[in-house]
RNA sequence: AGAGUUUGAUCCUGGCUCAGAAUGAACGCUGGCGGCGUGCUUAACACAUGCAAGUCGAACGAGAAAGUCUUUGCUUGCAAAGACGAGUAGAGUGGCGCACGGGUGAGUAACACGUAGAUAAUCUACCUUCAAGCCCGGAAUAACUGUUCGAAAAAAUGUCUAAAAUACCGGAUAAAGUUGAUUGACAUAAGUCGUUCAAUGAAAGAUUGCCUCUUCUUGAAAGCAAUUGAUUGGAGACGAGUCUGCGGACCAUUAGCUUGUUGGUGGGGUAACGGCCUACCAAGGCUGCGAUGGUUAGCUGGUCUGAGAGGAUGAUCAGCCACACUGGAACUGGUACACGGUCCAGACUCCUACGGGAGGCAGCAGUGAGGAAUUUUGCGCAAUGGGGGAAACCCUGACGCAGCAACGCCGCGUGAGUGAAGAAGGCCUUUGGGUCGUAAAGCUCUGUCGACAGGAAGAAAAUGCUUUGUAUUAAUAGUGCAUUGUAUUGACGGUACCUGUAGAGGAAGCACCGGCUAACUCCGUGCCAGCAGCCGCGGUAAUACAAAGGGUGCGAACGUUGAUCGGAAUUAUUGGGCGUAAAGAGUGUGUAGGUGGCCUUCUAAGCCAGGUGUGAAAGCCCUGGGCUCAACCCAGGAAGUGCAUUUGAAACUGCCAUUCUUGAGUAUGACAGAGGAGAGUGGAAUUCCCAGUGUAGAGGUGAAAUUCGUAGAUAUUGGGAGGAACACCCGUGGCGAAGGCGACUCUCUGGAUCAAUACUGACGCUGAGACGCGAAAGCGUGGGGAGCAAACAGGAUUAGAUACCCUGGUAGUCCACGCCGUAAACGAUGAGAACUAGGUGUUGCGGGUAUCGACCCCUGCACUGCCAAAGCUAACGCAUUAAGUUCUCCGCCUGGGGAGUACGGUCGCAAGAUUAAAACUCAAAGGAAUUGACGGGGGCCCGCACAAGCGGUGGAGUAUGUGGUUUAAUUCGAUGCAACGCGAAGAACCUUACCUGGAUUUGACAUCCUCGGAACUCCUUGGAAACAAGGUUUUUCCGGCUUGCCGGAACAGAGUGACAGGUGCUGCAUGGCUGUCGUCAGCUCGUGUCGUGAGAUGUUGGGUUAAGUCCCGCAACGAGCGCAACCCUUGUCUUUAGUUGCCAGUAUUAAGUUAGGAACUCUAAAGAGACUGCCUCGGUUAACGGGGAGGAAGGUGGGGAUGACGUCAAGUCCUCAUGGCCUUUAUACCCAGGGCUACACACGUGCUACAAUGGUAAGUACAGCCGGUUGCUAUUCUGCGAGGAAGCGCUAAUCCCAAAAAGCAGCUCUCAGUUCAGAUUGGAGUCUGCAACUCGACUCCAUGAAGGUGGAAUCGCUAGUAAUCGUGGAUCAGCACGCCACGGUGAAUACGUUCCCGGGCCUUGUACACACCGCCCGUCACACCACGAAAGUCGACUGUACCAGAAGUUGCUGGGCUAACCCCGUAAGGGGAGGCAGGUACCUAAGGUACGGCCGGUAAUUGGGGUGAAGUCGUAACAAGGUA
Repeated sequence: AGAGUUUGAUCCUGGCUCAGAAUGAACGCUGGCGGCGUGCUUAACACAUGCAAGUCGAACGAGAAAGUCUUUGCUUGCAAAGACGAGUAGAGUGGCGCACGGGUGAGUAACACGUAGAUAAUCUACCUUCAAGCCCGGAAUAACUGUUCGAAAAAAUGUCUAAAAUACCGGAUAAAGUUGAUUGACAUAAGUCGUUCAAUGAAAGAUUGCCUCUUCUUGAAAGCAAUUGAUUGGAGACGAGUCUGCGGACCAUUAGCUUGUUGGUGGGGUAACGGCCUACCAAGGCUGCGAUGGUUAGCUGGUCUGAGAGGAUGAUCAGCCACACUGGAACUGGUACACGGUCCAGACUCCUACGGGAGGCAGCAGUGAGGAAUUUUGCGCAAUGGGGGAAACCCUGACGCAGCAACGCCGCGUGAGUGAAGAAGGCCUUUGGGUCGUAAAGCUCUGUCGACAGGAAGAAAAUGCUUUGUAUUAAUAGUGCAUUGUAUUGACGGUACCUGUAGAGGAAGCACCGGCUAACUCCGUGCCAGCAGCCGCGGUAAUACAAAGGGUGCGAACGUUGAUCGGAAUUAUUGGGCGUAAAGAGUGUGUAGGUGGCCUUCUAAGCCAGGUGUGAAAGCCCUGGGCUCAACCCAGGAAGUGCAUUUGAAACUGCCAUUCUUGAGUAUGACAGAGGAGAGUGGAAUUCCCAGUGUAGAGGUGAAAUUCGUAGAUAUUGGGAGGAACACCCGUGGCGAAGGCGACUCUCUGGAUCAAUACUGACGCUGAGACGCGAAAGCGUGGGGAGCAAACAGGAUUAGAUACCCUGGUAGUCCACGCCGUAAACGAUGAGAACUAGGUGUUGCGGGUAUCGACCCCUGCACUGCCAAAGCUAACGCAUUAAGUUCUCCGCCUGGGGAGUACGGUCGCAAGAUUAAAACUCAAAGGAAUUGACGGGGGCCCGCACAAGCGGUGGAGUAUGUGGUUUAAUUCGAUGCAACGCGAAGAACCUUACCUGGAUUUGACAUCCUCGGAACUCCUUGGAAACAAGGUUUUUCCGGCUUGCCGGAACAGAGUGACAGGUGCUGCAUGGCUGUCGUCAGCUCGUGUCGUGAGAUGUUGGGUUAAGUCCCGCAACGAGCGCAACCCUUGUCUUUAGUUGCCAGUAUUAAGUUAGGAACUCUAAAGAGACUGCCUCGGUUAACGGGGAGGAAGGUGGGGAUGACGUCAAGUCCUCAUGGCCUUUAUACCCAGGGCUACACACGUGCUACAAUGGUAAGUACAGCCGGUUGCUAUUCUGCGAGGAAGCGCUAAUCCCAAAAAGCAGCUCUCAGUUCAGAUUGGAGUCUGCAACUCGACUCCAUGAAGGUGGAAUCGCUAGUAAUCGUGGAUCAGCACGCCACGGUGAAUACGUUCCCGGGCCUUGUACACACCGCCCGUCACACCACGAAAGUCGACUGUACCAGAAGUUGCUGGGCUAACCCCGUAAGGGGAGGCAGGUACCUAAGGUACGGCCGGUAAUUGGGGUGAAGUCGUAACAAGGUA
């Protein structure tokens, strides 16, 4: 620091996802040790049990028992007494503490918290310090004991007065304090500090020691002293209360809230200010800088993350707050409205004798429950701290420790060295090897951790006693401080640490390996099982699933999941945007707010600099130190960007004030304009009415029809009515803020512009809310209504046509008044200001120059266009009218869909508008540009593509192939063109792959091994055959050696296993071959240039060509594969060569038969020839084209071979080859028979015909390419014939097939189902073959079907072509209408490129890229999901009114009771004050009733939305998408 993912590819926008860090975590798997930390995030759910707050005898009174001992009595084991136990235990009065410590985070959006202040508005027990005083009295009560009541808890009552107190009460004294008055100083308002007077106003002792004085006199005390406690006041410290500024959550779909409310006065209350409370008075107070309401939440130091700014968080530790079963209340006290206190109400639990009682773990452990999930009912007060105490000491689940948990961080170990036969084994393999791998084993060592044993008395200071010194004191007591010695104290724990012993021994896993992202192979599986963070893997060769081997990463851990920050500049202050990607409000006026020109003075709020205070500690950071290191801990420092205060500076901003004129405005003059409103006027046209002329159609369309018209239309002439709109002018011309504005005239009226001067003096800009205007459509009321025209009707079109087209036609369009408030309201571009090259138009006004004048030329301001530089932009593009460079203000955006929707609010008569979510779902959606492809887009061009012609197919019969059907099987493949007389150049058996049946299993075929053998021939029986059984016959060749024998080769048999075999599957795993676009003219590359890039350029353009053929031009210059040429054949000539071919001349014959010839034909080899070479015209002096000459041939002479880059996952695994899979007594192999030949039907390709351009019969002429010894066969004989018999010649320019046919010359038939046509069928035969039944071809006789030129549609062909005629060949025993080849005869037509089909180039649009056989929309049907509405219903919270009202404070009250104190009284007693109990009033919790509000759950039914497999119906959009 980035990466993956939208596309065929590109750039951008934009979301989603990943890599990092971190966690109070949980889960999976694994697990050796130690140190330091951490551990109910959920139910503030309920809790059994134990413990968590007591202590003081130096405040006080009272005071046991068990047991032991002694004595006495004596019924010798009992009783009594005494002593010890013991002033002990336990209880009580009293003091202090219990408000700390510990827990939790429910509530709380608040002065709760943080920070800085205020308290001149306050309190503070214990502690420290200063000062003073500490006198005299009094009355009770608990305990104890008795009685009553009760199950218990508890309660009531009598007696103590002889005896309590540091408990309680009264009096005295008193500085200060308080209250009232008085007066001085200071001051920040309220006030503070003083002066004087009056009133009021306190206490408690205990312990120890001493005897100088006094009294008793042993020694004590009244005395003295110390210590301690108590009282009053001042100060301090600590702590607390209260108030204030500022700061930190969300929702405006919460906009108004408030009656003690805001303020005042009097009173009350509090420690204290205050509506805190009360009475009266006033009517205020808060709020867009967010009141009120709702939701959520303890706040902070900090923690995590981040470069930082920020974001998230608030466990452990620390500060503050709040709470203690829920709600309310007070009491005590210095402090509480009190976690382990009280009272009341409620819920729950427990006890009960049913009458009543008890309780509160959010203390530490622990239990249940909940939950993914969180520990021991441990030890100790040894340390630190706290409470009490004079102290010893007691208490302390605070705390210190231990236990459990890899929950986290840190550290250590699981060994080290050597060791190649690179062991065995695993895995892979191209079978050679590679790898695990120095890894192991083996050898040599070490000793951490762990195990065992031993040592280790440190961590302690304190306290008691003691020594010495010092202070206090009268003191040698006592006490405090320091000090010496000594004694005692450790939960952890026999632990840390140290030493020793044995011994490699006890100690490694987890995740991942397609890309991101480090790491690859095999097997299994076969869109299954599964994986997945994103993209995506899996449909038979998966580096992505599952396993194995190997590898990579981390390591006592490793992965996964959740939640946080980061990456994310993806909320942008740092640090984003808004023409087209999401995003400028439709437009203006203007309030608040924000912001603002020049000069000067002042100020000091902002800003800047310095100081001071604070910013707790811990933490982070730095330095140093302590545990062996580290984590961890300790010490010091720095930092803490903040707040407050103070001093200074005065540039900038702000405030106050004074100027200025350039911003803005006003005045004067001029001026253009469809600017607005109202009133009036005008002509053309449409329609309607009246009248005339006139007659049969008109109208409308692609074509028609509906419609109008003989009742007189359309057309035409004249007259009239009415409404709406204003042709030409009209112009990227004008005006207006926008919407918008177009005949002419008048009235009223807004704004702009120009010129020159004068005036005001910043008056400016923007603008949340607010208020106006605002096309069309729509709504309301009333008019109007010619034309046009939603709806509607009819006619067409169509598969349908609720459309497009046509004929009609109502709202509406028009006017007046009112509403609506939206548009692609667009320049898709907010307003204002400044700056930044130009060129060229147009409109308005002005200046200069020129002219008689118009024009022209130069120039200024304002408006409005085009082009273009810099710059900007993702690109397109924008470019002084910015989308450039800057400033000010407003509005808006943050992935697509859901959705501009739901709910709620506001507005509206309604339609609806406005504001505006969420659940859920996807990994994209999108912008610009590129290359293709496509278009019922455009341009140019070509092709038997159309047209012009000739002949066919489609109708008939038949042959053949296919589909379908049938079948035991009808083997398989080929399926638009580019399958269908195709593979198949030939299925009776064979072929043959199919079916049925019968056999075989190392096999019909190949290689290797073993055994014994020549191979083999023939015969018999059974059988359909294969085959089985039996019999017969004999033994090969080569080498050694040769007598046996041994070895080798060939062949057959038997056996064994490796293997054979497969026309079994996959042509979508492949090679090769082939088809097709297409013999179309295209397809690319190097370098350069342009572009961010994909890419472009070249290859486009102007011509030309059959051609990317060539020429010219050009940021291109060259090159390659294609085109052409080179090759074959044919057409002319020459040369060479003449046999089997030829024969002009000479002989000869029946005959080129023979002699001869080498001229000709022909044969087959080499050459020549044609190149736009020549002439002419056109063309750019070009390429090239037109014409001509010559020539056998002329512009590629004709034909063939030749097929670029690629497309179709085109065809073929059944030609062959081949990966993988499958099969192996069968999917292999052998045999017989059958099938591939079936037959209602449909299609393709042919043949034969339908006849006279013909048929029949007879006569007669002329080819070429071929083939032939298992062959072609002359000739003769024979048969009507197919053929048969005999058989010459020929291994072929020699012989044969072999007759060519149409043709020609005549005869006949005479238009008919015929003398056409020949199917079908019967009979008789021939040939091939082992065999013609299924199932061959041919012959003869007989039979004589359909068919009279073929619907829609469709095919071939441009010259030796079509058409027509016959001939040959391959395959082949036989079988040809097919295929391949050959020659004979031999046409017609092409104006031309509008149209159909196919193709090429350029251009254009695109939402296509599997590329139009594309993409894609909506309803309906089905399934699932979330949401809305809904009669209702349930629950939480809350408001208002009312009822009722516990406990309690306060007030009031009286025929109650009552020690101290006061008064009266001798006393008894009475009265007062005070207290207790009761009653009552106000307030008030729970509770209740009624009516609401709000939120949530649920609901018959219902609504749209989303997602789903190849459902249904259409085809709306993307191309002119077929109606833009």
RNAcentral holds the sequence, with entries from ENA. A computed fold for a 1524-nucleotide RNA from an uncultured prokaryote, annotated as small-subunit ribosomal RNA. Its Rfam family is "Bacterial small subunit ribosomal RNA". Its family is annotated with structural constituent of ribosome and ribosome in the Gene Ontology. The prediction has a mean pLDDT of 82.